Parts: sequence; C1' cells; structure tokens
RNA sequence: UGAGAAAAUGGCAAACUUAUUGAAAAAUAAGGGCGCAAAGUCGCAGGUCUAAGGUUUUCUCCUUAAAAACUAAGACGGCUGGACUGCCUUGG
Repeated sequence: UGAGAAAAUGGCAAACUUAUUGAAAAAUAAGGGCGCAAAGUCGCAGGUCUAAGGUUUUCUCCUUAAAAACUAAGACGGCUGGACUGCCUUGG
C1' cells in the first nucleotide's frame, strides 16, 4: 500500500418491546438480534425524512376549525460519496 473475512481475538446491533426527551422525524438507556470487514468518527457534497414556527392557497356568512403546498430549522453515518482512524490474514 492493495485485497479479503476462510481462520482467530473480538466488536457493532436491524425490526420489535419498555422507559425518557422531542411538535415531529428521531435520539438516549435496557432487552432483543436482522445483518455488518469499517454497521468506527465527522452533516463536507448529494439524497431521504419531519414541519412545532413562518408564508401562501382552498373551504367557510363571519370568526374559529380543517385541508393542501412551500420554507427557516431539525433528523438520518445501518442511503451513497468523501475525509480521518483501526484488529486479523494475505499479496506487492
């Protein structure tokens, strides 16, 4: 430095359940184990998700309520890329 997960040491932990936080997406902890050779760290790029707040529209006799669209902001590293770091084996 490239490749790999056959072996060995191990690691992480999907869905789901319970509790808490949050408007929500989701996060944290415990249980759980679908899977993962970076399923380690980082929201830098793309992408996806949420919409309490804000704007607009529709409906409505008025107000309220309701529905829809957009959006600041937030979330996702187990969506992809990228950056950094790393165990074992093996090739150069």